Notes:
The RNA shown here (c-di-GMP-I riboswitch aptamer) has 84 nucleotides and comes from a Bacillota bacterium. Of the family's consensus pairs, 95% are formed in the model. It was read from a public genome assembly, where an Rfam model found it. The source organism's lineage runs through Bacteria, Bacillati and Bacillota.
[in-house]
RNA sequence: CUACGAUAAAGGCAAACCUACCGAAAGGUAGGGACGCAAAGCCACGGACCUAAAGCGUAAAGCUAAGGUGGCCGGGCUGCCGAA
Numbered sequence: 001c002u003a004c005g006a007u008a009a010a011g012g013c014a015a016a017c018c019u020a021c022c023g024a025a026a027g028g029u030a031g032g033g034a035c036g037c038a039a040a041g042c043c044a045c046g047g048a049c050c051u052a053a054a055g056c057g058u059a060a061a062g063c064u065a066a067g068g069u070g071g072c073c074g075g076g077c078u079g080c081c082g083a084a
Base pairs, nucleotide, nucleotide: 004082005081012037013036017032018031019030020029021028022027035071041077042076043075045074046073047072048069049068050067055063056062
């Protein structure tokens, strides 16, 4: 340095749920809270999934992402520690 990842050390993040706010919704932000996580740090680029306000549709149904999920997978960028 590359790979790898301990019942190591030092730290870190925080699912469900609750409260408040934002949002049409999915969902997000903050506080509480810990199921878990070695990238559970960052980026919606490819796939997947969620939602469907606007639009299409006479309307209902339905379709649709310019909205989301990085804690679904792949990819890109960055990063702490060092037993085997």